[in-house]
RNA sequence: UCCCGAUAAUAGCAAACCUGGUGAAAACCAGCGACGCAAAGCUACAGGGACUAAAGCGUUAGACGCCAAGUCAGCCAGCUGCCGAA
Numbered sequence: 001u002c003c004c005g006a007u008a009a010u011a012g013c014a015a016a017c018c019u020g021g022u023g024a025a026a027a028c029c030a031g032c033g034a035c036g037c038a039a040a041g042c043u044a045c046a047g048g049g050a051c052u053a054a055a056g057c058g059u060u061a062g063a064c065g066c067c068a069a070g071u072c073a074g075c076c077a078g079c080u081g082c083c084g085a086a
Stems, first nucleotide, its partner, number of pairs: 004084002012037002018031005035074001041079003047076002049072003056066003
């Protein structure tokens, strides 16, 4: 230094539920709250994957199908980074 990851130390993040708000939705923001996390830090045209389907297109009686320019980094991945027992 790399791999690795303790019932070590220091610091940190915050799932679900609930409340308020934004949004067509997925989801996001704030509060509350901890399920968990050694990258739960950053990156979403420019790797894969997942979710939604407003507009549009098809079709249409209702409705349904397709579609991302929307969303997810707490799915994998990429980049960066704290600590140091075995």
Molecule: c-di-GMP-I riboswitch aptamer
Organism: Neobacillus kokaensis